[in-house]
RNA sequence: GCUGGGAUAGCUCAAUAGUAGAGCUCCGGUUUUGUAAACCGGAGGUUGCGGGUGCAAAUCCCGCUCCCAGCU
Numbered sequence: 001g002c003u004g005g006g007a008u009a010g011c012u013c014a015a016u017a018g019u020a021g022a023g024c025u026c027c028g029g030u031u032u033u034g035u036a037a038a039c040c041g042g043a044g045g046u047u048g049c050g051g052g053u054g055c056a057a058a059u060c061c062c063g064c065u066c067c068c069a070g071c072u
Stems, first nucleotide, its partner, number of pairs: 001071007010024004018055001026042005048064005
């Protein structure tokens, strides 16, 4: 330099154009002598950045940044 994949909650990951979700973590509660576990509830998001298409974009298109793999 070229090719492919990836970037979404604190962490690991879903969501192939129509309300952004799950598990874990965190906070509160129930239970216990106390802790853990269990159960109930809650919080947490500029979907890497900038544009474009479209009634509507995490999703499609273009550019850029970073990460992984391969080729030279």
Source information:
This is a predicted structure of a 72-nucleotide RNA (transfer RNA) from a Planctomycetota bacterium. Its Rfam family is "tRNA". From the family's description: Transfer RNA (tRNA) molecules are approximately 80 nucleotides in length. Gene Ontology term of the family: triplet codon-amino acid adaptor activity. Lineage of the source: Bacteria > Pseudomonadati > Planctomycetota. RNAcentral records the identical sequence in 2 taxa.